[in-house]
Transfer RNA from a Candidatus Daviesbacteria bacterium, 73 nucleotides, folded computationally. It matches the Rfam family "tRNA". Rfam classes the family as a transfer RNA. Model confidence (mean pLDDT): 81 of 100.
RNA sequence: GCGCUCGUGGCUCAAUGGAUAGAGUACAAGAUUGCGGAUCUUGGGGUUGUGGGUUCGAAUCCCGCCGAGCGCA
Numbered sequence: 001g002c003g004c005u006c007g008u009g010g011c012u013c014a015a016u017g018g019a020u021a022g023a024g025u026a027c028a029a030g031a032u033u034g035c036g037g038a039u040c041u042u043g044g045g046g047u048u049g050u051g052g053g054u055u056c057g058a059a060u061c062c063c064g065c066c067g068a069g070c071g072c073a
Base pairs, nucleotide, nucleotide: 001072002071003070004069005068006067007066010025011024012023013022018056027043028042029041030040031039049065050064051063052062053061
């Protein structure tokens, strides 16, 4: 330099054009306990890497850029 894959709560991942973007874990509060852990309940936290485009509607499709991984040279 060329090609392919990926980028979503603190972390690991769902959501294959449709309604308010969800789950596990972590965190906080409460219940329970002699105290803690475990367990149960509740809660906060995302402008989906970034800038445009297509569409009635985009995390999802298209283009540029940034970043990560793999392959080729």